[in-house]
The RNA shown here (transfer RNA) has 82 nucleotides and comes from a Patescibacteria group bacterium. The source organism's lineage runs through Bacteria and Bacteria candidate phyla. The sequence was found in a public genome assembly.

RNA sequence: GCCCGGGUGGCGGAAUUGGUAGACGCACACGACUCAAAAUCGUGCGACGCAAGUCAUGGGAGUUCGAUUCUCCCCCUGGGCA
Numbered sequence: 001g002c003c004c005g006g007g008u009g010g011c012g013g014a015a016u017u018g019g020u021a022g023a024c025g026c027a028c029a030c031g032a033c034u035c036a037a038a039a040u041c042g043u044g045c046g047a048c049g050c051a052a053g054u055c056a057u058g059g060g061a062g063u064u065c066g067a068u069u070c071u072c073c074c075c076c077u078g079g080g081c082a
Stems, first nucleotide, its partner, number of pairs: 001081007010026003019065001028044005046055003058074005
C1' cells in the first nucleotide's frame, strides 16, 4: 500500500427488508436472609436536569418523515496479502 471484519451504558454483548436504542449476563447500589459474612432471593441501575424535558450507538457529512442499520470521508482496533 491492497483486501476483509469490528467500534453500542462501568464491562461482555443483543437489536438489520430503516420504525420505542441498550434485551440478556456481569459489576454496582439498596433491601431480605445471617451472630456476621459468603451464597441465594427481591428491587433499581446510560448522561444532564428539582421537574418538564434534552442528549446518547467511535468523529463528521449525506440520503430519508425517520439511521445502530444505507452512502461518503476520517480516527481507533483485529486478521489476511504484498
Source information: Its mean pLDDT, the model's own confidence on a scale to 100, is 80. It matches the Rfam family "tRNA". The family's RNA type in Rfam is transfer RNA. From the family's description: Transfer RNA (tRNA) molecules are approximately 80 nucleotides in length. Rfam links the family to the GO term triplet codon-amino acid adaptor activity.